A computed fold for a 476-nucleotide part of an RNA from Endothiovibrio diazotrophicus, annotated as small-subunit ribosomal RNA, 3' major domain. Taxonomically the source falls in Endothiovibrio (Bacteria, Pseudomonadati, Pseudomonadota, Gammaproteobacteria). Its mean pLDDT, the model's own confidence on a scale to 100, is 84.
Context: one part of a larger RNA
RNA sequence: UGACGGGGGCCCGCACAAGCGGUGGAGCAUGUGGUUUAAUUCGAUGCAACGCGAAGAACCUUACCAGCCCUUGACAUCCUCGGAAGUUUCCAGAGAUGGAUUCGUGCCUUCGGGAACCGAGUGACAGGUGCUGCAUGGCUGUCGUCAGCUCGUGUCGUGAGAUGUUGGGUUAAGUCCCGUAACGAGCGCAACCCUUAUCCUUAGUUGCCAGCGAUUCGGUCGGGAACUCUAAGGAGACUGCCGGUGACAAACCGGAGGAAGGUGGGGAUGACGUCAAGUCAUCAUGGCCCUUAUGGGCUGGGCUACACACGUGCUACAAUGGUCGGUACAGAGGGUUGCCAACCCGCGAGGGGGAGCUAAUCUCAGAAAACCGGUCGUAGUCCGGAUUGGAGUCUGCAACUCGACUCCAUGAAGUCGGAAUCGCUAGUAAUCGCGAAUCAGAAUGUCGCGGUGAAUACGUUCCCGGGCCUUGUACA
Repeated sequence: UGACGGGGGCCCGCACAAGCGGUGGAGCAUGUGGUUUAAUUCGAUGCAACGCGAAGAACCUUACCAGCCCUUGACAUCCUCGGAAGUUUCCAGAGAUGGAUUCGUGCCUUCGGGAACCGAGUGACAGGUGCUGCAUGGCUGUCGUCAGCUCGUGUCGUGAGAUGUUGGGUUAAGUCCCGUAACGAGCGCAACCCUUAUCCUUAGUUGCCAGCGAUUCGGUCGGGAACUCUAAGGAGACUGCCGGUGACAAACCGGAGGAAGGUGGGGAUGACGUCAAGUCAUCAUGGCCCUUAUGGGCUGGGCUACACACGUGCUACAAUGGUCGGUACAGAGGGUUGCCAACCCGCGAGGGGGAGCUAAUCUCAGAAAACCGGUCGUAGUCCGGAUUGGAGUCUGCAACUCGACUCCAUGAAGUCGGAAUCGCUAGUAAUCGCGAAUCAGAAUGUCGCGGUGAAUACGUUCCCGGGCCUUGUACA
């Protein structure tokens, strides 16, 4: 100087407390461990691995296994020789591949040849998702959006070092004020950026419709530019104003005005560093290793196994509900290899059909909970939907291993969950649906969007994590 303390002081955080809803029990989905397997590819492992890499494993992907094949190689550069490239058909084979066959003779040219491409050969070489993240770059997680981490000069100390950065107040903040052997400065904080909340100006189609007219009653048409909205530019919030407290400070408390008030809400933004944290399988890369194989191609299988254990979720156990009928109101997105309307067929998944749309125009697209009625009457039920049988639809060469969905039948566990444990402070939790990426198909996951919309916070003794000062130490 640090680190640590079941030392002290001050302070903060959904850290506790106060509340609301869960997990832990059930069924299923998904990831992991374990076991099994020819293979169940690899990585991630307290917080900070476990719906993680994977924004989507039937083939492909794919790295794994079995079998069948190739060896200058699927890919790159150079050299030699031949042939344009390309294309048709047949045979063998699981295919890779092998054999045969038809058409085709192009472009530039100094007529030597050349360019693209294909085949054969030779060796230099290619190739490796092989090892090492403890050789590395880059990227990332984490403490933590915590308020800290440092430097120059000066001063003090023999020196390590200290001071500044401590102290008194204050703040979300090393934020600001005052004091001060310190005076300044840098990286962080804050602000500048995006979005949302109010208003104004400009603009008015594909969007809008107050007033006027028409109307097939649909902003549909004429028209309008007010309103909504869209999207560009501005205004607005600064403790600016008032009162009080305070040290005449910084600031705090209350109030006015205001759409908004003390960082208005949300996002992006992550200091010096820590964990030899994670990644050699995104990529790059040193070293090592393989080179008729640890490289390459193909078919089939596996990654989907299943006595079990754990994590994360979904659906429930019901009446604040189930079911039937009627009837409202979103936002944000996607769409030409696409979204697919009207209409017809089918109980339905879906099929037919073909209008429109490169989209404020057309379309996905019916929002759902809510609301108004009927029914069920506490029951393993008109709750719950697993499982299984049958019949189908769609995608796709192909749904056996191993897809999603529909209909009929079946109707399991489950009556609110032990010890323990998680999230959340407001348009939040809870609850309800909608969309997108990936994607041929395949979400209960992920990322977004809106609808309805709470309860509680006395307080900081305690648990956890963190910041500052101080103290002890046989620790570095």